The RNA shown here (transfer RNA) has 71 nucleotides and comes from a Miltoncostaeaceae bacterium. The coordinates come from a structure-prediction model, not an experiment, and the mean pLDDT is 81. NCBI's taxonomy places the organism under Bacteria, Bacillati, Actinomycetota, Miltoncostaeales, Miltoncostaeaceae. It matches the Rfam family "tRNA". Rfam classes the family as a transfer RNA.

[in-house]
RNA sequence: UGGGGGAUCGUCUAGCGGUAGGACGCUGGGUUCUGGCCCCAGUAGCGGGGGUUCGAAUCCUCCUCCCCCAA
Numbered sequence: 001u002g003g004g005g006g007a008u009c010g011u012c013u014a015g016c017g018g019u020a021g022g023a024c025g026c027u028g029g030g031u032u033c034u035g036g037c038c039c040c041a042g043u044a045g046c047g048g049g050g051g052u053u054c055g056a057a058u059c060c061u062c063c064u065c066c067c068c069c070a071a
Stems, first nucleotide, its partner, number of pairs: 001070007010024004018054001025043006047063005
């Protein structure tokens, strides 16, 4: 430099144009003599700019960062 892949709650991970979901964590409560396990509820997220569309995490474009391949 060229090609390919990736970026979503604190962490991991779904979501192929129509309400962003799950697990762990954390917080509160239940249970317990205390703690843990278990149960219930809550918390918190689409890397940045622009475009297409009635509607974008999703499609297009540019940028940033990470991984792989080629030279």